A computed fold for a 535-nucleotide part of an RNA from Flavobacteriaceae bacterium UJ101, annotated as large-subunit ribosomal RNA, domain I.
Context: one part of a larger RNA
RNA sequence: GGCGCAUGGCGGAUGCCUAGGCUUUGAGAGGCGAAGAAGGACGUGAUAAGCUGCGAAAAGCUGCGGGGAUUGGCACAUACGAUGUGAUCCGCAGAUAUCCGAAUGGGGCAACCCGUAUAGUUGAAGACUAUACAUCCUGUAAAGGAGGCGAACCCGGGGAACUGAAACAUCUAAGUACCUGGAGGAAGAGAAAAUAAUAAUGAUUCCGUUAGUAGUGGCGAGCGAACGCGGAAGAGCCCAAACCAGUUAUGUUUAGGCAUAAUUGGGGUUGUAGGACUACAAUAUGGACGAUAUAGUUAUAAUGGAAUCAGAUGGAAAUAUGAACCGAAGAGGGUGAGAGUCCCGUACAUGAAAUAAUUGUAUUACCUAGUAGUAUCCUGAGUAGGGCGGGACACGUGAAAUCCUGUCUGAAUCUGCCGGGACCAUCCGGUAAGGCUAAAUACUCCUCAAAGACCGAUAGUGAACCAGUACUGUGAAGGAAAGGUGAAAAGCACUGUGAAUAACAGGGUGAAAGAGAACCUGAAACCGUGCGCUU
Numbered sequence: 001g002g003c004g005c006a007u008g009g010c011g012g013a014u015g016c017c018u019a020g021g022c023u024u025u026g027a028g029a030g031g032c033g034a035a036g037a038a039g040g041a042c043g044u045g046a047u048a049a050g051c052u053g054c055g056a057a058a059a060g061c062u063g064c065g066g067g068g069a070u071u072g073g074c075a076c077a078u079a080c081g082a083u084g085u086g087a088u089c090c091g092c093a094g095a096u097a098u099c100c101g102a103a104u105g106g107g108g109c110a111a112c113c114c115g116u117a118u119a120g121u122u123g124a125a126g127a128c129u130a131u132a133c134a135u136c137c138u139g140u141a142a143a144g145g146a147g148g149c150g151a152a153c154c155c156g157g158g159g160a161a162c163u164g165a166a167a168c169a170u171c172u173a174a175g176u177a178c179c180u181g182g183a184g185g186a187a188g189a190g191a192a193a194a195u196a197a198u199a200a201u202g203a204u205u206c207c208g209u210u211a212g213u214a215g216u217g218g219c220g221a222g223c224g225a226a227c228g229c230g231g232a233a234g235a236g237c238c239c240a241a242a243c244c245a246g247u248u249a250u251g252u253u254u255a256g257g258c259a260u261a262a263u264u265g266g267g268g269u270u271g272u273a274g275g276a277c278u279a280c281a282a283u284a285u286g287g288a289c290g291a292u293a294u295a296g297u298u299a300u301a302a303u304g305g306a307a308u309c310a311g312a313u314g315g316a317a318a319u320a321u322g323a324a325c326c327g328a329a330g331a332g333g334g335u336g337a338g339a340g341u342c343c344c345g346u347a348c349a350u351g352a353a354a355u356a357a358u359u360g361u362a363u364u365a366c367c368u369a370g371u372a373g374u375a376u377c378c379u380g381a382g383u384a385g386g387g388c389g390g391g392a393c394a395c396g397u398g399a400a401a402u403c404c405u406g407u408c409u410g411a412a413u414c415u416g417c418c419g420g421g422a423c424c425a426u427c428c429g430g431u432a433a434g435g436c437u438a439a440a441u442a443c444u445c446c447u448c449a450a451a452g453a454c455c456g457a458u459a460g461u462g463a464a465c466c467a468g469u470a471c472u473g474u475g476a477a478g479g480a481a482a483g484g485u486g487a488a489a490a491g492c493a494c495u496g497u498g499a500a501u502a503a504c505a506g507g508g509u510g511a512a513a514g515a516g517a518a519c520c521u522g523a524a525a526c527c528g529u530g531c532g533c534u535u
Stems, first nucleotide, its partner, number of pairs: 001534009015520001016484002020455002022452007029444002031149002039100003042055003046078001050074002061094006070082003105114003115133007135146004153184001154182005164171001168218001194201002205232005215223002236436003239380001243266010271414001273379004277373004286367002290364011302350003308323003312319001324341002326330001332344003385409008395421001416431005471478002491519001494506004
């Protein structure tokens, strides 16, 4: 030196565990903000660095309700307190709420500086206290509104490239990413100028199918419907105009009025055309929204809640044994090892002073109806349509309908007009150029309840732990590692060695200290020690 056996150190794998995650389901909620948000700075405790809470009234103040013995958060010590005159704690409502921040009196290098007016404090003040003072929009004014933040979902306005086409230019990626405006709990769409086809359907939305079909396409790569059918849901309405009336202004007059314009009210709302108008008749029916009253339900604290003992083993009984009991409760968790009957609970039943949501009922506000006649009037104009250029439609200009419009043009008026995929005729369907509209649908920053052939500390969130922290970067930004004593601290009194508050040896606690805080288990690599064999 090698091999073997034994025994240690170091190390932190493995096993077990879970305080944290991940995903989903069912409910709820779907906003907060000038009454100053989100997010912060600085304070605040007897002692107080951090976290949490709170705000100079500062781990808190008040009221109401619950609850019933402890209590001054994490946080384990000392001191001093609070509390059956009901504390701590839980719920509801209120008070206070420094400074910054939309930040809004002005400024500013956020958490700072400096004002003006009025009132007050003071002997007085240049000090202090209170209130007001930003901008934009509406409005004569008084006054009201907006602004900022927030995870996704939604609707507008802009809008790539990588990539694919095995290169690349049309095309694709994709109207995606991203930027930006806006709204709501959903948004958008929506009551046929629809779809169809000789038969019909009857607003919109969503799902399944039709169907990877018809099409489209350097007919490449690709893109890709609709009708119809089956479901979810279901709801329909209001203006403009004609006509009537009022008010105001202007013009005119024969001084009675008339006309025009603006405005207000009535009227009226459609395709089997309807309405005005004329004639007649009538006071009914329903409603998606508001207010008030009332009753209930739910949520936000809670309350009651059955039933087991013994000896044995053990450090400890919930274990096994024996003998019982409850069950509308044998979900789950905890307790010194597997507990229906020990504790918290669970099934079930009950409950609210206060606030909120929701439902019903009543009243009220608001909206809502007919018949006949058909002469006249009305029925959305720089609109429909057309040319040129673009865009959207599954559809790339094509035979290209339909929709939108930058530009140039430009009708008809119910004997009207539009559509049915060039165009024409016939036929059929509809009634544009104003508006509103629940539900079925999308999403989850958030709350509650529950679940998992999801993870179990190199996993699962980046983060189980004081993590978006430490740390890196000028910055945008990047971004960790790190869980486990024990049932209980009972966390080793005391003694010795030692320079020692190190360490160790005794001793004690404990079931165990080979559980001693570098603390469950404690693999390997790596480093020793002893013994054996051997070169």
RNAcentral holds the full RNA, with entries from ENA, Rfam and SILVA.